A computed fold for a 415-nucleotide RNA from a Phycisphaerae bacterium, annotated as Bacterial RNase P class A. Of the family's consensus pairs, 97% are formed in the model. Its mean pLDDT, the model's own confidence on a scale to 100, is 77. Rfam family: Bacterial RNase P class A. From the family's description: Ribonuclease P (RNase P) is a ubiquitous endoribonuclease, found in archaea, bacteria and eukarya as well as chloroplasts and mitochondria.
RNA sequence: UGGCGCGGCAGCGCGGCCGCGGGGUGCCCUCGAAAGAGCGUGCCCCGAGGAAAGUCCGAGCACGGCAGGACACGGUGGUGGGUAACGCCCACCCGCCCGGAUCGCUCCCGGGCGAGGGACAGUGCCACAGAGAACAGACCGCCGAUGGCCCGAAAGGGAUCAGGCAAGGGUGAAACGGUGCGGUAAGAGCGCACCGCUCGGCCGGUGACGGCCGGGGCACGGCAAACCCCACCGCGUGCAAGAUCAUGCAGCACCCGCCGCGGGCAACCGCGGACGACCUGUCCGGUCGGAAGGGGGCGGGUGGAUCGCUCGAGCCCGUCGGCGACGCCGGGCCCAGAGAAAUGGCCGCGGCCCGCGGCAGGUCCGCGAGGAAACCGCCGCGGGCACAGAACUCGGCUUACCGCCGCGCCAGAAC
Numbered sequence: 001u002g003g004c005g006c007g008g009c010a011g012c013g014c015g016g017c018c019g020c021g022g023g024g025u026g027c028c029c030u031c032g033a034a035a036g037a038g039c040g041u042g043c044c045c046c047g048a049g050g051a052a053a054g055u056c057c058g059a060g061c062a063c064g065g066c067a068g069g070a071c072a073c074g075g076u077g078g079u080g081g082g083u084a085a086c087g088c089c090c091a092c093c094c095g096c097c098c099g100g101a102u103c104g105c106u107c108c109c110g111g112g113c114g115a116g117g118g119a120c121a122g123u124g125c126c127a128c129a130g131a132g133a134a135c136a137g138a139c140c141g142c143c144g145a146u147g148g149c150c151c152g153a154a155a156g157g158g159a160u161c162a163g164g165c166a167a168g169g170g171u172g173a174a175a176c177g178g179u180g181c182g183g184u185a186a187g188a189g190c191g192c193a194c195c196g197c198u199c200g201g202c203c204g205g206u207g208a209c210g211g212c213c214g215g216g217g218c219a220c221g222g223c224a225a226a227c228c229c230c231a232c233c234g235c236g237u238g239c240a241a242g243a244u245c246a247u248g249c250a251g252c253a254c255c256c257g258c259c260g261c262g263g264g265c266a267a268c269c270g271c272g273g274a275c276g277a278c279c280u281g282u283c284c285g286g287u288c289g290g291a292a293g294g295g296g297g298c299g300g301g302u303g304g305a306u307c308g309c310u311c312g313a314g315c316c317c318g319u320c321g322g323c324g325a326c327g328c329c330g331g332g333c334c335c336a337g338a339g340a341a342a343u344g345g346c347c348g349c350g351g352c353c354c355g356c357g358g359c360a361g362g363u364c365c366g367c368g369a370g371g372a373a374a375c376c377g378c379c380g381c382g383g384g385c386a387c388a389g390a391a392c393u394c395g396g397c398u399u400a401c402c403g404c405c406g407c408g409c410c411a412g413a414a415c
Base pairs, nucleotide, nucleotide: 001411002410003409004408005407006406007405008404009403012350013349014348015347016346017345018344020047021046022045023044024043025042026041027040029038030037031036049387053398054397056396057395058394059393060392061238062237063236064235068284069283070282071281073234074233075232076231077230078092079091080090081089082088093116094114095113096112097111098110099109100108117229118228122227123226124223125222126221139169140168141165142164143163146162147161148160149158150157151156177195178194179193180192181191182190197216198215199214200213201212202211203210204209242307243306244305245304251298252297254295255294256293258273259272260271261270262269263268275289276288277287278286279285314333315332316331317330318329320327321326351385352384353383354382355381356380357379358378359377361376362375363372364371365370
């Protein structure tokens, strides 16, 4: 200097003129008994984002369900915290990767990733290659001690058959523990040391987990971003929710008044059943209904106004507590509410970034005079200032984008 990964901040400023949306206030006119309303006009205040985007999560709020339980379905998944809550955030643990240091390794330090519960509940898959892919296996090979074969008088030697081996090589993403020593005919946890695994105990920690000691068989591969199992969470629909007012039309036909018990002269009342609707999809359970009622079918009218609609789990500053996310407390602030959808246009000055051309103050070389021009600085010219606009509101995540800063890494150049 360039690039990469992770995190953070900001994302043009000031002034003038004209023009928009909301609010406040004064004046004028009209209506009105008044309160007040409407038109116009002057002044003042406010007026898009870190992502307003995606609609992926969580909620506030509204309506439905008398709001319960179970299953299905969906979601999350190390531990402990934060939060209204979450699939988010913080810290820690474990695994893996990169770098530092070191002769090298471990420990240690810095940075990054993790879709991080369970493979002995069950089912399933591991193609091809390979001898063999979960209690498997002999392609190239090793041995051939014991029995056999050949030479030899014998000792002994030779090559292999039977037999033994899976340590070496090969195949593969992965080969039924790893390294070393011993042992053996050659080998093998066959034995031993260390590591790994497993069982037990002790210590530390809220915990995930870590450390130490002892015993053991040296055995129980992988895949759950395969089905699944386990734990926890989830009522439904959503501002096109919903509330009020105004306007307007046109209703028609069909089905349902059943059964039992009790009270009562009767009308009627209560309970249960049957039927219908509703509570998501199902079941249990429940609610409502009994003709001024309920159900579904056909048809007609309206789709206008106001509210919801901006004071919020709000923002800023500070003390304190906490490793931190964050929290208590104190003080200050009000910060768009459109309704087919408002922020725009012009001018001037400046700022930042990029490129080119110069200067030579810093910097470097030189005893000096002087020289160099990668970087900082200064001057001139040209160009640029990204992604992108609320629509009920918040807490997040993800994606888009230009510049700067911090941590880490890779590569290169000048002096």